[in-house]
This is a predicted structure of a 72-nucleotide RNA (transfer RNA) from Amorphochlora amoebiformis. Rfam family: tRNA. Rfam links the family to the GO term triplet codon-amino acid adaptor activity. The gene name in the source record is trnF-GAA. The prediction has a mean pLDDT of 86.
RNA sequence: GCCCAGGUAGCUCAGUGGUAGAGCGCAGGACUGAAAAUCCUGAGGUCAAUGGUUCAACACCAUUUCUGGGCA
Numbered sequence: 001g002c003c004c005a006g007g008u009a010g011c012u013c014a015g016u017g018g019u020a021g022a023g024c025g026c027a028g029g030a031c032u033g034a035a036a037a038u039c040c041u042g043a044g045g046u047c048a049a050u051g052g053u054u055c056a057a058c059a060c061c062a063u064u065u066c067u068g069g070g071c072a
Base pairs, nucleotide, nucleotide: 001071002070003069004068005067006066007065010024011023012022013021018055026042027041028040029039030038048064049063050062051061052060
């Protein structure tokens, strides 16, 4: 330099055009003599950035940027 994959909650990841979700973690509560486990509830998001397409974009297109891999 070229090619491919990826960037979504604190972490690991879903989400193929119509209100952004799960597990773990965190906070509160139930249960217990007290804990652990279990159960219930809750908080937490500029969906890497900019522009475009669309009635509507995390998703499709272009460019940029970061991470990983391959080729030279």
NCBI's taxonomy places the organism under Eukaryota, Rhizaria, Cercozoa, Chlorarachniophyceae, Amorphochlora.